Notes: Predicted 3D model of a 729-nucleotide part of an RNA (large-subunit ribosomal RNA, domain II) from a Candidatus Brockarchaeota archaeon. The sequence was found in a public genome assembly. Rfam family: Archaeal large subunit ribosomal RNA. A reference for the family is Yusupov et al. (2001), "Crystal structure of the ribosome at 5.5 A resolution", Science. Its mean pLDDT, the model's own confidence on a scale to 100, is 82.

Context: one part of a larger RNA
């Protein structure tokens, strides 16, 4: 893992609520007694508490309507019946007044008064106990431990070989001596190489379910020492030892180990075992030593009360705002001119100095330029309130009131919005709605929240979104166009910018043109003149001014190149040849450039160019659990009836997590009817039938002795999960 067993909300006690019963202005006994066939039930006494019959006040103390009045659901009754049930009358319960108790100086004050409780037994929560189960890391005590290891005593036992060669001696030598040298001799040392022995560097080898819960090869250190070891002893858990690592006290140590306080606590983590049937959430505000939790409140359910409105949808009317947009009319900011002021500032000019002038600065006012969450001379769309109407919900009982049971107070997203922060986020923090969250099914290539659409059950048609060359259901339909870049084939999320294009395509302006236009190609482009000034020179062309006149078809006092200046070449402009559009500006469609990311590689692929790409129209068709028909369950209602239930009918009912409630199914165990069994129980094995379902039951085989059905009652009463626990595989 898997298969069989075990395995998690229980008991008591006290309280709230709820249902049923018993007695009622009463209701109940405790403790103890006492009777009786079963010593379990049972009856009887025990009238002491105790809930209740009256409240209001801190407290002294004070002390309430056996109904006066109106409204009125239900029922009841009469009357029109047009039978729409209408209209009336009565009218328990209910509700409004009035009155009244009380507490207060006193109030539009606060509680309170027209009699229901009480007592058993069930369900449900709460509170207190271990309180569903299971689960730490600790902490306290009492024992046990130094046969591992750490220090210590006592007794023992061990350290090949080699090398160096202190100190002292001895000889000799120099010296005036201390003393120095030199050769011997010695054999000193936590010396030095290395076995046995310890130890445990490094390969970060081997091996790493190993041979070994630390081992193996190699390589390493230490080896007369603070050495190495045998036995027998002491030292104990906040304590021991310690050449100190918080290492080491029996493969356990920042406080050993066992048992016991212990079911320790645990806001935390995981699990919490049958079925169906109705509703069905919240991640929000307040507090919280409070942010993983919990109270209250809003959200959910479940019952009761009461009895007519409700209300959030569309239009309208009327009130009422100061966004968005604007705008500048205050408030403040801001480009230019322009006009007045200048006491104070400053640069310049005059003047000997006083001083004066012009300008700037600065302030003022007019014009004109850009703005503004905290600015407004204005001002919408929307929103809010309140009447209407229409649509909805509601007597089948809604809005409302009451009282029990939750759970939930990590939220998300995108879109559509509206903001604050931040460069920016799949980020943050608010708002308004949707949708997931707890929503399936169809489309998006897959894809929780984007597009359709809210899924009782079975069949059948029909449509949405989107789609219709081929995977792959449906038109390689039809009509006009754009695109050559495979742009694209992407509804968004999954983007593509800013600046650019003589790429192509469309609509608009002005302007030229058969009195020949644009381009090309030819020809002409003079003359006063070299215009004056400047200059070394300036002649159309280095600068400066001025820029006119004549002959022409036209021809600048000159477009550009050139020259030292000139010449020269060429344009402007005319003319001819040619013959139909040409030149420029402004807006747009599609396109192109901008365009960089780590293996080849992505339009869902193939693939596609008058499309199967994009606009723009138009007709089929496919396409869902949507709509629509039939059937059949179920829920809710209403009518009838032979009323625990049937039948008929209606319904815009029947997605669902947390959770609320309702109705069953099953196992074992009592009590009371009732049945089956050796002509074959239970169990086990195939199988048929029923039932929405848990389950049921019937028939063969096995098996070989018990086992069921109703009706109550009571439970250690249902497993896939817990790294659950036990066995087997």
């Nucleotide at each position: 893992g898997c298969c069989g067993g075990g395995g998690a909300g229980u008991u008591u006690a006290u309280g709230g609520u709820c249902g049923u019963g018993g007695c009622a202005a009463g209701c109940c006994u405790a403790a103890g007694g006492g009777g009786g066939c079963c010593u379990a039930u049972c009856c009887c006494c025990g009238u002491a508490a105790g809930c209740g019959c009256a409240g209001g006040g801190a407290a002294g103390c004070c002390g309430a309507c056996u109904u006066g009045c109106c409204c009125g659901c239900a029922a009841c009754c009469g009357c029109c019946u047009u039978c729409g049930c209408g209209c009336g009358g009565c009218g328990a319960g209910g509700g409004g007044c009035g009155g009244g108790g009380u507490a207060g100086c006193g109030a539009u004050u606060g509680c309170c008064c027209g009699g229901a409780g009480u007592c058993a037994c069930g369900a449900u929560c709460a509170u207190a106990a271990g309180a569903c189960u299971a689960g730490a890391a600790a902490c306290c005590g009492a024992a046990c431990g130094a046969u591992c290891u750490a220090a210590u005593c006592c007794u023992g036992g061990g350290c090949a070989g080699g090398g160096c060669g202190a100190a002292g001696c001895c000889g000799g030598g120099c010296g005036a001596a201390a003393g120095c040298c030199c050769g011997g001799u010695g054999g000193a040392g936590g010396c030095c190489c290395g076995a046995a022995a310890g130890g445990g560097u490094c390969u970060u080898g081997a091996c790493g379910u190993g041979c070994a819960a630390u081992u193996c090869a190699g390589u390493c250190c230490u080896c007369u020492g603070a050495c190495c070891u045998g036995g027998g002893a002491u030292u104990a858990g906040g304590g021991g030892a310690c050449a100190a690592a918080a290492a080491c006290c029996a493969a356990u140590c920042u406080a050993g180990u066992u048992c016991g306080g212990u079911g320790a606590u645990a806001g935390c983590u995981a699990g919490u075992u049958c079925c169906u049937u109705c509703c069905g959430a919240a991640a929000u505000g307040g507090a919280u030593c409070u942010c993983a939790g919990u109270c209250c409140a809003g959200c959910c359910c479940g019952c009761c009360c009461g009895g007519a409105g409700g209300a959030g949808g569309u239009u309208g009317g009327c009130a009422g705002g100061g966004u968005a947009g604007a705008g500048c009319a205050c408030u403040g900011a801001u480009c230019g001119a322009c006009a007045g002021g200048c006491a104070a500032g400053g640069c310049c000019u005059c003047g000997a100095a006083a001083g004066a002038g012009u300008c700037c600065a600065c302030c003022u006012g007019u014009c004109u330029u850009u703005c503004a969450a905290a600015c407004u001379c204005c001002g919408a769309a929307u929103c809010u309130g309140c009447c209407a109407a229409c649509a909805c919900c509601g007597u089948a009982g809604a809005u409302g009131g009451g009282c029990g049971g939750a759970g939930a107070c990590g939220g998300g997203u995108u879109c559509c919005g509206g903001g604050g922060g931040g460069u920016a986020a799949g980020c943050u923090c608010c708002u308004g709605g949707a949708c997931c969250g707890a929503g399936a099914g169809g489309g998006g290539a897959a894809c929780a929240a984007c597009c359709c659409a809210g899924a009782c059950u079975a069949g059948g048609g029909u449509u949405a979104a989107g789609g219709u060359c081929c995977c792959u259901a449906a038109a390689u339909g039809c009509u006009g166009g754009c695109u050559a870049a495979g742009u694209g084939u992407c509804a968004c999320a999954c983007c593509g910018a800013a600046a650019g294009g003589c790429g192509u395509c469309u609509g608009g302006g002005c302007u030229c043109u058969u009195a020949g236009a644009c381009a090309g190609c030819g020809g002409g482009a003079a003359g006063g003149u070299a215009g004056g000034c400047u200059u070394a020179g300036a002649a159309g062309c280095a600068g400066c001014c001025a820029u006119c006149c004549u002959u022409u078809a036209a021809a600048g006092a000159g477009u550009g190149c050139g020259u030292a200046a000139c010449a020269g070449c060429u344009c402007a402009c005319c003319c001819g040849c040619c013959g139909a559009g040409a030149g420029u500006c402004c807006a747009g469609g599609c396109c192109c450039u901008g365009a960089a990311a780590a293996u080849g590689g992505a339009c869902g692929g193939g693939g596609c160019u008058c499309a199967a790409g994009c606009c723009a129209g138009c007709u089929g068709c496919c396409g869902a659990u949507a709509c629509c028909c039939u059937g059949g369950a179920g829920c809710g209602c209403a009518g009838c009836c032979u009323c625990a239930g049937g039948c008929u009918g209606c319904g815009u009912c029947u997605g669902g997590u947390a959770g609320g409630a309702a109705g069953g199914c099953g196992u074992c165990c009592g009590a009371g009817u009732u049945g089956g069994g050796c002509c074959g129980a239970a169990g086990c094995c195939g199988g048929g039938c029923c039932g929405u379902g848990a389950g049921g039951u019937c028939c063969g085989g096995u098996g070989g002795a018990c086992c069921g059905a109703c009706u109550u009652g009571g439970a250690u009463u249902g497993c896939a999960g817990a790294u659950c626990c036990c066995g087997g595989u």